Predicted 3D model of a 527-nucleotide part of an RNA (small-subunit ribosomal RNA, 5' domain) from an uncultured Gammaproteobacteria bacterium. Its Rfam family is "Bacterial small subunit ribosomal RNA".
[in-house]
Context: one part of a larger RNA
RNA sequence: GAUUGAACGCUGGCGGCAUGCUUAACACAUGCAAGUCGAACGGUAACAGGCCUAGCUUGCUAGGUGCUGACGAGUGGCGGACGGGUGAGUAACGCGUAGGAAUCUACCCUAAAGCGGGGGACAACUCGGGGAAACUCGGGCUAAUACCGCAUAAGCCCUUCGGGGUAAAGCCAGGGACCUUCGGGCCUGGCGCUUUAGGAUGAGCCUGCGUUAGAUUAGCUUGUUGGUGGGGUAAAAGCCUACCAAGGCGACGAUCUAUAGCUGGUCUGAGAGGAUGAUCAGCCAUACUGGGACUGAGACACGGCCCAGACUCCUACGGGAGGCAGCAGUGGGGAAUAUUGGACAAUGGGCGCAAGCCUGAUCCAGCAAUGCCGCGUGUGUGAAGAAGGCCUUAGGGUUGUAAAGCACUUUCAGUUGGGAGGAAUAUCCUAUAGUUAAUAGCUAUGGGGCUGACGUUACCAACAGAAGAAGCACCGGCUAACUCUGUGCCAGCAGCCGCGGUAAUACAGAGGGUGCAAGCGUUAAUC
Numbered sequence: 001g002a003u004u005g006a007a008c009g010c011u012g013g014c015g016g017c018a019u020g021c022u023u024a025a026c027a028c029a030u031g032c033a034a035g036u037c038g039a040a041c042g043g044u045a046a047c048a049g050g051c052c053u054a055g056c057u058u059g060c061u062a063g064g065u066g067c068u069g070a071c072g073a074g075u076g077g078c079g080g081a082c083g084g085g086u087g088a089g090u091a092a093c094g095c096g097u098a099g100g101a102a103u104c105u106a107c108c109c110u111a112a113a114g115c116g117g118g119g120g121a122c123a124a125c126u127c128g129g130g131g132a133a134a135c136u137c138g139g140g141c142u143a144a145u146a147c148c149g150c151a152u153a154a155g156c157c158c159u160u161c162g163g164g165g166u167a168a169a170g171c172c173a174g175g176g177a178c179c180u181u182c183g184g185g186c187c188u189g190g191c192g193c194u195u196u197a198g199g200a201u202g203a204g205c206c207u208g209c210g211u212u213a214g215a216u217u218a219g220c221u222u223g224u225u226g227g228u229g230g231g232g233u234a235a236a237a238g239c240c241u242a243c244c245a246a247g248g249c250g251a252c253g254a255u256c257u258a259u260a261g262c263u264g265g266u267c268u269g270a271g272a273g274g275a276u277g278a279u280c281a282g283c284c285a286u287a288c289u290g291g292g293a294c295u296g297a298g299a300c301a302c303g304g305c306c307c308a309g310a311c312u313c314c315u316a317c318g319g320g321a322g323g324c325a326g327c328a329g330u331g332g333g334g335a336a337u338a339u340u341g342g343a344c345a346a347u348g349g350g351c352g353c354a355a356g357c358c359u360g361a362u363c364c365a366g367c368a369a370u371g372c373c374g375c376g377u378g379u380g381u382g383a384a385g386a387a388g389g390c391c392u393u394a395g396g397g398u399u400g401u402a403a404a405g406c407a408c409u410u411u412c413a414g415u416u417g418g419g420a421g422g423a424a425u426a427u428c429c430u431a432u433a434g435u436u437a438a439u440a441g442c443u444a445u446g447g448g449g450c451u452g453a454c455g456u457u458a459c460c461a462a463c464a465g466a467a468g469a470a471g472c473a474c475c476g477g478c479u480a481a482c483u484c485u486g487u488g489c490c491a492g493c494a495g496c497c498g499c500g501g502u503a504a505u506a507c508a509g510a511g512g513g514u515g516c517a518a519g520c521g522u523u524a525a526u527c
Stems, first nucleotide, its partner, number of pairs: 001527004006523005013375006019368002021333001026331003030328003035078003040075002043071002047069003050065007085286003094211007103203002108199008116150001118148002125140006155166004170191006178185002212258003219249003224246008261283004265276004288309005311322004339365001341364003347361001348359004378408004388399004412468001414463005422454001428448008471516005476497003482511005492499002
């Protein structure tokens, strides 16, 4: 000199863009953060409408009815493995980079083939019982895209090449003939389901090289190193197991100890290098602590399950409930770090045919000079060089064109009014084309209309009036800037040299000056 996720002292007008628990991976009150689908299903607790019945006050009350819109709880599907947090552990194929072969991949895309015919249950519900509660037990009824056989096999798997094994589910919309038990069948379209192949995406595994310090850590290792048989995995492998052999690593630093998430990057520097790993992005690890598996395409699963432990809470003492390193917020620790805010309008995600619902992801707003950048706090004129202050050789000098006065301007802040863009799609209306028996429906392409949290938006115009807006540090040398008074080795200053013991430009105050400026200085840290 540059820099910082900074803190402290004094001061503080506005805006834009960023950033904001570096410490206790300490403990957490409260609310929210993952749901959705009735176009899979049986149904109907609440709400709204229709219908029926009764009472009357003639439009209200009560009851019934799933008939309709919808929908609590339940069965079922998909999603809760993403998104969000944190950096404790880890010196490791964890990360970075370059390769490899023995693998899996829901939803999505492309292509081929198929979706026939049956069965028995279990929730909900109802009845009964236990319990303080959490919840739970038994009997009975019932549906499905839940579950299980049968048929078929283009293909796929196994094969001794003869053969053997292996699947599925329906739902919705519209409709001219025809049939009908009046439910529908049937046809068309859409969604869905099963099998196979390929792709895309994501993931698992292996290897070369690189990746902190210590030798006041020199030897380490028994599933250890290799082989065979068996097991196991989606997959190679001591991954596991039995037997056999005795190997494997190490001064090119094994083992042990300490420290640490890694990287793109960031800071500094002319560079080489040094330091660092906040925000943003990629990877990894982790979810009160330790262990375990289940489900699933995917987890050994932050807001799932089981066991043990510590802690907190409820209890009728028998037994139960919980996990903010999600967003806010509280206590604590600390020099120190924000609101128990708004909206799904946009982007993205989950579910759904869709409408839509959910989304503390996200987009915004609030707080903080924490940082960077921009703007303002007026402009011109004005010598009687006013008054006052300070200095003085008492003449004067300086503050100083500074002020006052005069003439202007109105950024920003204030008040009033106007006013973009972020909005595109989907859905709705409409036109054309395709599909089709069809001018239904569906699909594609045009035109129109709807949708804004921010928001009193950005921006523009008008109004009033210099009106509301300057401090901080320093002035002995380094280092830009000097005098007076007080003090008297005292009080004090200090980054280094050093000042102070009666004329202190070095302490304290004042006048003046210098440097930065909504900041200025100090401390800490890095180059």
Overview: The RNAcentral record of the full RNA draws on ENA and Greengenes. Its mean pLDDT, the model's own confidence on a scale to 100, is 86.